[in-house]
RNA sequence: UGGGACAGCCAGGCGGCCGCGCGUCACGAAAGUGGCUCGAGGAACGUCCGGGCUCCACAGGGCAGGGUGGUGGGUAACGCCCACUCGGGGUAACCCGCAGGCAAGUGCCACAGAGAACAGACCGCCUGCUUUUUCCGUUUUCGGAAAGCAGCAGGUAAGGGUGAAACGGUGGUGUAAGAGACCACCAGCUUCCCGGGCGACCGGGAAGGCUAGGUAAACCCCACCCGGAGCAAGGCCAGACAGGGCACGUUCGAGGGCUGCCCGCCCGAGUGUCCGGGUAGGCCGCUAGAGGGUGCCGGCAACGGUACCCGUAGAUGGAUGGCCGUCGCCCCCGUGCCGGCAACGGCACGGGGGAACAGAACCCGGCGUACCGGCUGUCCCAUCCG
Numbered sequence: 001u002g003g004g005a006c007a008g009c010c011a012g013g014c015g016g017c018c019g020c021g022c023g024u025c026a027c028g029a030a031a032g033u034g035g036c037u038c039g040a041g042g043a044a045c046g047u048c049c050g051g052g053c054u055c056c057a058c059a060g061g062g063c064a065g066g067g068u069g070g071u072g073g074g075u076a077a078c079g080c081c082c083a084c085u086c087g088g089g090g091u092a093a094c095c096c097g098c099a100g101g102c103a104a105g106u107g108c109c110a111c112a113g114a115g116a117a118c119a120g121a122c123c124g125c126c127u128g129c130u131u132u133u134u135c136c137g138u139u140u141u142c143g144g145a146a147a148g149c150a151g152c153a154g155g156u157a158a159g160g161g162u163g164a165a166a167c168g169g170u171g172g173u174g175u176a177a178g179a180g181a182c183c184a185c186c187a188g189c190u191u192c193c194c195g196g197g198c199g200a201c202c203g204g205g206a207a208g209g210c211u212a213g214g215u216a217a218a219c220c221c222c223a224c225c226c227g228g229a230g231c232a233a234g235g236c237c238a239g240a241c242a243g244g245g246c247a248c249g250u251u252c253g254a255g256g257g258c259u260g261c262c263c264g265c266c267c268g269a270g271u272g273u274c275c276g277g278g279u280a281g282g283c284c285g286c287u288a289g290a291g292g293g294u295g296c297c298g299g300c301a302a303c304g305g306u307a308c309c310c311g312u313a314g315a316u317g318g319a320u321g322g323c324c325g326u327c328g329c330c331c332c333c334g335u336g337c338c339g340g341c342a343a344c345g346g347c348a349c350g351g352g353g354g355a356a357c358a359g360a361a362c363c364c365g366g367c368g369u370a371c372c373g374g375c376u377g378u379c380c381c382a383u384c385c386g
Stems, first nucleotide, its partner, number of pairs: 001382010012327007020039002023036005041357001045368002048366005053230004065226005070084005085099001086097004100221002105219002107215003122160002124156007132147006168186006187211001189208008234284004243275006255267004291310008329354011
């Protein structure tokens, strides 16, 4: 200098004007008006997983159903995170893994191919018989040898061919040709032993049999986990009109007015209560919480402990916005200057354009997805100079 890997951060600043929501203060009888403070995110998103909280259910155990799946740790919990193991990718930094069991049982393996699971003779290779030709012996019949085509019967899994996959690999012995049929080495498997590790696992050794296909995101088996519904949870206050039920009452007067009460006088045909309905509506839940920051301590880390500091949205037809100015950022074009042999890079000025994804709704921990651009740190590879 170029290319790359990983981790983290920002998501325009300032000012003015107008507007919205919570809270608070002042004024006002009220409606409301005015002042002040505060007012979205790294993902507030998707609602995929886990928990808190609330109500319902629940002695305990089991079945069914669902989920998770290397090991150890972290956590309130997780399908998340950290560390490690194994497998895979990359020259490397580093990255990826839905990573238990198919030598428990059952099922499936398209197309192609002869054959797809204790398999399979299509071509090839080999043997035998029949047939044909040639040669030799012979007078001929016949006998022997060699070669070729075709057919039939059989052997063979070494070679070809098909396939994602063809029942260990290489070399030899052996054979008519062949074959773990046998042998040596290698790979892999099962069982056992020794050493290391908390463990997954790793290193080494012995024996066995010559070899075990794939698929569990197929049923299934094993181990572990899981009660259901969700803030429209749940709780408190609590109507009006219509209509209806019941009680009392209309010469035996319900109820009302005058009244502190009784008497008295007057009016008088309706009055009370329940259902409608715990409905409509209002309020709480509602945001100080597994909260954030810094330092120290423990730990490889995730994380935990501790001291101090901080105050940070709560709407409910649902606020958090718009315009202007200025500065900054990115891209393109032009001009000038500087560095360099050059490629190219930097600075200044002028003009034009751009600035994303998205937006709380009970709260929290994750995961996944979207995103104009910019910044910082560590590491790897290549090249050059010393």

Predicted 3D model of a 386-nucleotide RNA (Bacterial RNase P class A) from Arthrobacter sp. Leaf137. Model confidence (mean pLDDT): 78 of 100. Its Rfam family is "Bacterial RNase P class A". About the family: Ribonuclease P (RNase P) is a ubiquitous endoribonuclease, found in archaea, bacteria and eukarya as well as chloroplasts and mitochondria. It is annotated as a ribozyme. Taxonomically the source falls in Arthrobacter (Bacteria, Bacillati, Actinomycetota, Micrococcaceae).